[in-house]
RNA sequence: CGAGUCCGCUGGGCGACCGCGGUGCCUCGUGCAUCGAGGAAAGUCCGGACUCCAUAGGGCACGGUGCUGGGUAACGCCCAGGCGGGGAGACCCGACGGAUAGUGCAACAGAGAGCAGACCGCCGAUGGCCUUCGGGCACAGGCAAGGGUGAAACGGUGGUGUAAGAGACCACCAGCAUCACGGGUGACCGUGGUGGCUCGGCAAACCCCACCGGGAGCAAGGCCAAGCAGGGAUCGGACUGCCCGUCCGUCACGUCCCGGGUAGGCCGCACGAGCUCGACCGGCAACGGCGAGCCCAGAUAGAUGGUCGCCCCCGGCUUCGGGCCGGGACAGAAUCCGGCUUACAGGCGGACUCAAAGC
Numbered sequence: 001c002g003a004g005u006c007c008g009c010u011g012g013g014c015g016a017c018c019g020c021g022g023u024g025c026c027u028c029g030u031g032c033a034u035c036g037a038g039g040a041a042a043g044u045c046c047g048g049a050c051u052c053c054a055u056a057g058g059g060c061a062c063g064g065u066g067c068u069g070g071g072u073a074a075c076g077c078c079c080a081g082g083c084g085g086g087g088a089g090a091c092c093c094g095a096c097g098g099a100u101a102g103u104g105c106a107a108c109a110g111a112g113a114g115c116a117g118a119c120c121g122c123c124g125a126u127g128g129c130c131u132u133c134g135g136g137c138a139c140a141g142g143c144a145a146g147g148g149u150g151a152a153a154c155g156g157u158g159g160u161g162u163a164a165g166a167g168a169c170c171a172c173c174a175g176c177a178u179c180a181c182g183g184g185u186g187a188c189c190g191u192g193g194u195g196g197c198u199c200g201g202c203a204a205a206c207c208c209c210a211c212c213g214g215g216a217g218c219a220a221g222g223c224c225a226a227g228c229a230g231g232g233a234u235c236g237g238a239c240u241g242c243c244c245g246u247c248c249g250u251c252a253c254g255u256c257c258c259g260g261g262u263a264g265g266c267c268g269c270a271c272g273a274g275c276u277c278g279a280c281c282g283g284c285a286a287c288g289g290c291g292a293g294c295c296c297a298g299a300u301a302g303a304u305g306g307u308c309g310c311c312c313c314c315g316g317c318u319u320c321g322g323g324c325c326g327g328g329a330c331a332g333a334a335u336c337c338g339g340c341u342u343a344c345a346g347g348c349g350g351a352c353u354c355a356a357a358g359c
Base pairs, nucleotide, nucleotide: 001358002354003353004352005351006350007349008348009347010346012311013310014309015308016307017306018305020036021035022034023033024032025031026029038330042341043340045339046338047337048336049335050217051216052215053214057244058243059242060241062213063212064211065210066209067081068080069079070078071077082096083094084093085092086091097208098207102206103205104202105201119147120146121143122142123141126140127139128137129136130135155173156172157171158170159169160168174198176195177194178193179192180191181190182189183188221267222266223265224264230258231257232256233255235254236248237247238246274294275293276292277291278290280289281288282287312328313327314326315325316324317323
């Protein structure tokens, strides 16, 4: 070279003319200046800001999260670490609390699936039967080593032992429980002792434990304008499941139902957990701090487009000449941020690894 792993970036460029939306300015001309999509604007899956609910407190219920430490406004996100699994390795994956609180589950196969079991098999010492007295039968019975089934069969290896065997006993190993010491903020790790000799799995099954969560959402909500026709029912109501508690109201300007009207404008709404840069400071990092500079879409049926020229990239044809033809990923704001996930032609940069095969 090749084969790979991880991280980050980019997402056609320049010019001319015409057009659309926002803002500013004036000489108000339908003038001039300036700005005008994305890394995902997407899915609407998490977390917040903001707004309203007259009330926001507690408990139950319900839902979510689930190794440890940190980051953050917050998170189910990110960083670092631990443990388990995979890979030759760089590295990747993990809902990764609790199975001696209780309840429950395990298809098929298999003899047996939870304190189980004897299909093949081993033995038949003891008892039984037969005997030519050497033994034989495999009947009672004993066993679980070996085989077989399964995702899983109640530790592994070696020895003692025995009729055959078995933690029955012993040594070492693994694992469980427990104690001590040492290291670490911690998850956890290391060493040693003791114990009964083994005590299985599933909690994205109920459940238990810890922590978090009031509800609705910019069609929130506020103001202006326009328009309409009121009528009926009910008597306490609110926190949008329940209870306590609290608050509001005490006959109405409230609640609910039926009927009627409107489909206009302004604010919210673009200065923000903001963006860019730093050979700065702290930190392994996520990130935080400091300094400097910047203003960066705001439509409302919804602007962000079209044509031409030159170049760039890709594909095809070629008389080979920078010649001809065709094409330019996914997609696209709608209150705003932080994430995650998904889509994406082509291109660029950095760090790292190497088993096999080839040069």
A computed fold for a 359-nucleotide RNA from an Acidimicrobiia bacterium, annotated as Bacterial RNase P class A.
Lineage of the source: Bacteria > Bacillati > Actinomycetota > Acidimicrobiia.
A source record names the gene rnpB.
Its Rfam family is "Bacterial RNase P class A". By type it is a ribozyme.
The sequence is in RNAcentral, with records from ENA.